A computed fold for an 87-nucleotide RNA from a Gemmatimonadaceae bacterium, annotated as c-di-GMP-I riboswitch aptamer. The sequence was found by an Rfam model in a public genome assembly.

[in-house]
């Protein structure tokens, strides 16, 4: 520096749910909580996903189809940073 995560230590995050708040949602943030995480740190860049407040369109309306510019880094990939060990 490069590869690994078998073993060491200190430490970290926090899924399901349950409570408050913001948001049309999806989903975040906050305390509780821990099912897992060696990058479950950061970035929506491609690929997937999720959602439609709003625009389109079917004359209007219910509705129904589409559309992200919302959202998910705990779905893979990239990319940046980063701990301790072995080799």
């Nucleotide at each position: 520096u490069g590869c690994u995560g078998c073993u060491c230590a200190g430490a970290g995050c926090a899924a399901a749910c349950c409570u408050g708040u913001c948001g049309a949602a999806a989903g975040g943030c906050a305390g509780g909580g821990a099912c897992g995480c060696a990058g479950a740190g950061c970035u929506a860049c491609g690929g997937g996903g999720c959602u439609u407040c709003g625009g389109c369109g079917g004359a209007g309306g219910g509705u129904c189809g589409c559309c992200a510019u919302g959202c998910c880094a705990g779905c893979c990939g990239a990319g940046c940073c980063g701990c301790c060990a072995g080799c």

Record summary:
The coordinates come from a structure-prediction model, not an experiment, and the mean pLDDT is 87.